[in-house]
Molecule: Bacterial RNase P class A
Organism: Piscinibacter sp.
């Protein structure tokens, strides 16, 4: 220098103006919306997306329901040892495969418990037999005077050219199955609390001896079956769950090959409820394209190639939290760092 392998990190920076959503403090303690529950309105300070917030594929926290214990059934996992709250995740290691190598990949328990399966080719493919050749025993039969020879059939035994991945011997468990281990079901639209209007329910009172209503009221009429109060359940709606403190983040040390654990110190770090995290301008940085170009090299003196720098335009990925957390998988412009391998060259 070229080609790779493994791991980690960034995801434009700063300033100004105008906005949006939470939090804390202060103010007002008032106004507005709402029947209520509850919500909204000012100022200041501080905070405001990710490495995947994504897919919702695993595992947990949390919540409700169910539940003595065990078995059957169902689902899942699978070398061995470990880490962890848990896992199908991760670490170490054995074995197998790939690579010159750094490394990468592996659905890697069991086929003398049982069942099932195998295209094409081939006589025959999962059941042992069939097919062909040889040997031999029984029976039948033909020829022959006889010894014997031939044929058919049946039993036993042996061999099989060729086909094919595989042929009385194996394979597949990524087919069922067996073994071991794990798993109750549902999910924040979980769930808890507050709670209307209307309709319906229960209780009490009034009412055909005319209530309630109505003619403005009493009287007097009209009219004709309900009216009033209380209680409780559900719905709309509201609040909590929910963003304070956590399997939390950062740093150092110790133990361990490692995943990881422990100790100490520091920090508080988004949060809506149809969903905020934005827009504009400027400077700088990065990438691409175009133009100009000091300068360098070559030169047949026509020019050609490269190029610091300057200017202009364009671009800056994948993607948007929704109860929270640990993983896996998938998407991702461009860039940086560390360790290692192979090859080439120079000293």
């Nucleotide at each position: 220098g070229a080609a790779g392998c493994g791991g980690g990190c960034c995801a434009g920076a700063c300033c100004g103006c105008c906005g949006c959503c939470g939090g804390u403090g202060c103010g007002a303690g008032a106004a507005c919306c709402g029947a209520a529950a509850g919500g909204u309105u000012g100022c200041a300070c501080g905070g405001g997306a990710g490495g995947a917030a994504g897919g919702u594929c695993c595992g947990g926290a949390c919540u409700g329901c169910a539940c003595a214990g065990g078995g059957c059934g169902g689902c899942g996992u699978a070398g061995c040892a470990g880490c962890u709250a848990a896992c199908g995740g991760c670490u170490g290691u054995c074995c197998g495969g790939c690579g010159c190598g750094a490394g990468c990949c592996g659905a890697g328990g069991a086929u003398c418990a049982g069942a099932g399966c195998a295209a094409c080719a081939g006589a025959g493919a999962c059941g042992a037999g069939u097919c062909g050749g040889g040997g031999u025993g029984g029976c039948c039969u033909u020829c022959g005077c006889a010894a014997g020879a031939g044929g058919g059939u049946u039993g036993c035994u042996u061999c099989g050219g060729g086909u094919g991945a595989a042929a009385c011997g194996g394979g597949c468990a990524a087919u069922c199955u067996c073994u071991a281990c794990g798993c109750g079901c549902a999910g924040c639209a979980a769930c808890a609390c507050c709670g209307a209007a209307u309709a319906g329910g229960c209780c009490g009172g009034c009412a055909u001896u005319g209530a309630u209503g109505u003619g403005g009221c009493c009287c007097c009429g009209c009219g004709g079956a309900g009216c009033c109060g209380g209680c409780g359940g559900g719905u709309a709606g509201g609040u909590g769950g929910c963003a304070c403190c956590g399997a939390g983040c950062c740093g150092u040390g110790c133990a361990g090959u490692g995943a990881u654990g422990c100790a100490c110190g520091g920090c508080c770090c988004a949060g809506a409820g149809g969903a905020a995290u934005g827009g504009c301008g400027g400077u700088c940085a990065c990438g691409g394209c175009g133009g100009c170009a000091a300068c360098u090299u070559c030169g047949u003196c026509a020019g050609a190639a490269g190029a610091a720098g300057c200017c202009g335009c364009c671009g800056c990925a994948c993607a948007g939290a929704a109860u929270c957390c640990g993983g896996c998988c998938u998407a991702u412009c461009g860039g940086c760092c560390c360790g290692c391998u192979u090859c080439a060259c120079a000293c």